[in-house]
């Protein structure tokens, strides 16, 4: 940096410092000197790992608790890009659904 997979409607500040961006790309819409981004501390969860009960026992399902390895910590991955089905339609709107695109986790190269 590439492939593979499983998840993405919850959840988590009245903190320090920083000092002007930022919410991935597009088009919107938003947050933000009442203080953004990074960075400490602090907090949420449970993919890896750890305990335990089943079982078809090389492995999976469930339940656990959170020392470690990550992750997050505005808003449905904010919304949408690409196709499709529903309802409605003067304009062209809305609801789902699946794809791409993405974080993230774990195996491989």
């Nucleotide at each position: 940096u590439c492939c593979u997979u499983a998840u993405c409607a919850a959840g988590a500040g009245u903190g320090g410092u920083g000092g002007a961006g930022g919410g991935a790309a597009u088009g919107g819409c938003c947050c933000u000197g009442u203080g953004a981004a990074g960075c400490c501390c602090g907090g949420c969860a449970a993919c890896c790992g750890c305990u335990g009960u089943u079982u078809u026992u090389u492995a999976a399902a469930c339940a656990g608790a959170a020392u470690g390895g990550u992750g997050c910590u505005a808003a449905g991955u904010c919304c949408u890009u690409a196709a499709g089905a529903g309802c409605g339609u003067a304009u062209u709107g809305u609801u789902c659904u699946u794809a791409a695109a993405g974080a993230u986790g774990a195996g491989g190269a």